[in-house]
This record gives sequence, C1' cells and structure tokens, in this order.
RNA sequence: UAGUAAAUAUUGCCGAAUCGCGUGAGCGUACGGAGGAACCAGUUUUGCUUUUGGGGUGAAUCCUGAUCAUUCAGGGGGGCUUCCCGUCCCAACCCGUCAGCUAACUCCGGAGGCAUGGGAGGUUUC
Repeated sequence: UAGUAAAUAUUGCCGAAUCGCGUGAGCGUACGGAGGAACCAGUUUUGCUUUUGGGGUGAAUCCUGAUCAUUCAGGGGGGCUUCCCGUCCCAACCCGUCAGCUAACUCCGGAGGCAUGGGAGGUUUC
C1' cells in the first nucleotide's frame, strides 16, 4: 500500500414490523392482516371427465413459444428511483376439509435479513 475477516458507530436497503414504559416477566404503540350481516354475487336439472379439495399472507405467479428430465426466451409483476439508462428479484410459509363481499363485532402480527449503480431534475425542511 492492497485484499480479506471481525467489532463499534453513522448512513442506507427489503419488509406492516417503528417507537414508549418497565429491574424483569411483560404492557402499550405508528403501521399491518384475518374472520364476520343485510344487499349484491354465487348455487339449483341431466350426463361425462378429473381430483394433489379449498383458502390465506406476500411482488413472487399468470400467459405465450420452444424444449420435453430439465431448462430457455418473451410478455407480465416487484425493488433500487421522480425520470432516463442500467441492474437485481419473481421466494417462503400458514389454515386444515372450512371461510365470496361484508356494518356492528371478534381475533392476530408489530419480525428477520442485508450493504450503498451512473446521469439529469423538482420539491420540502433545517
């Protein structure tokens, strides 16, 4: 001097997931989610086929083409970011045969994981 790793502080990112009190267990909270009337929607008869029933949180699953084990390409959805270019992601989990919408009402969550692209503008606050 360069690279890597760790710790602390600051700044920033995904996300509803921040903040306050308490010695502690915990109690609240910004902010989120679910269930749940009327009306509306939906259902009603016969036959056939399939079945891995159906539903929820979340951007994360839907379509098209190729491939036919898989995977790829495009459309589409989401983040960095107001715009342009660029770039990254399209997971995971839960309910348990049951739930359309839904006022009153009822029940829950309020975590975790990371590291910052370039250029050009606007607004607000101090």
Molecule: c-di-AMP riboswitch aptamer (ydaO/yuaA leader)
Organism: Bacillota bacterium